[in-house]
RNA sequence: CUCUCAGUAGGAAAGUUUGGCAUUCCGCCUGAUUUGGGAUCAGGAGAUCGCAGGUUCGAGUCCUGCCUGAGAGA
Numbered sequence: 001c002u003c004u005c006a007g008u009a010g011g012a013a014a015g016u017u018u019g020g021c022a023u024u025c026c027g028c029c030u031g032a033u034u035u036g037g038g039a040u041c042a043g044g045a046g047a048u049c050g051c052a053g054g055u056u057c058g059a060g061u062c063c064u065g066c067c068u069g070a071g072a073g074a
Stems, first nucleotide, its partner, number of pairs: 001073007010026004020057001028044005050066005
């Protein structure tokens, strides 16, 4: 220098195929249960999907550039 893959909530991952309501587990908060805690049950909060643009009625998803990490080649 070129190519490939990855970046999504405090943590770990789906969702990309075929553009159409942001999902799951752990964690956190509240309540029930308990003498209390743990466990269990019910409810809730938390993401401008790495950054900036573009296409589109509509982008986590498609296109362009950039950043970070990993791998391959020269």
The prediction has a mean pLDDT of 81. A computed fold for a 74-nucleotide RNA from a Clostridiales bacterium, annotated as transfer RNA. Taxonomically the source falls in Eubacteriales (Bacteria, Bacillati, Bacillota, Clostridia).